[in-house]
């Protein structure tokens, strides 16, 4: 000097997935439990909706919907959608995603009111305007 693993910190991206307290412990994590925020489902009148009442079931988180085209599968591509690092809006020009998983015959919106969650995975594309924040001088 470099490589590997294990800790503990710190700074940021996708996401709702975040701070705060007591427990319990030699302390810390983890785990229970609470309270505050933050998302989702259910669930009147009215309005909407006809409805297939076993099947072409049907609905829910999520951006991840609808179309062509191939060689069934696989794949490819158009439009609609999402995502790129202080925040947000607008233009331009780039990449990349366009998965997956769940209820179980059921459910439209929907006050009251009920009920569920707060994972998991990563490392930063540039550029002109405007307005904020920060820091430095």
């Nucleotide at each position: 000097g470099a490589c590997a693993a294990u800790u503990g910190a710190u700074u940021g991206c996708c996401g709702a997935a975040g701070c705060c307290g007591c427990u319990u412990u030699u302390g810390g994590a983890a785990a229970g439990c609470g309270g505050c925020g933050c998302g989702g489902g259910g669930g009147a009148a009215c309005c909407a909706a006809a409805a297939u009442u076993c099947u072409c079931g049907g609905g829910g988180c999520g951006a991840a919907a609808c179309g062509u085209c191939u060689u069934u599968u696989c794949g490819a591509u158009g439009u609609a959608g999402a995502a790129c690092a202080c925040u947000u809006c607008c233009g331009u020009u780039g990449u990349u995603c366009c998965a997956g998983c769940c209820c179980g015959u059921c459910a439209g919106c929907u006050a009251a009111c009920c009920u569920c969650g707060c994972a998991g995975g990563c490392g930063u594309a540039a550029u002109g305007g405007a307005a904020g924040a920060c820091a430095a001088g």

Annotation
This is a predicted structure of a 137-nucleotide RNA (c-di-AMP riboswitch aptamer (ydaO/yuaA leader)) from a Pyrinomonadaceae bacterium. The coordinates come from a structure-prediction model, not an experiment, and the mean pLDDT is 76. The organism belongs to Pyrinomonadaceae, within Bacteria. It was read from a public genome assembly, where an Rfam model found it.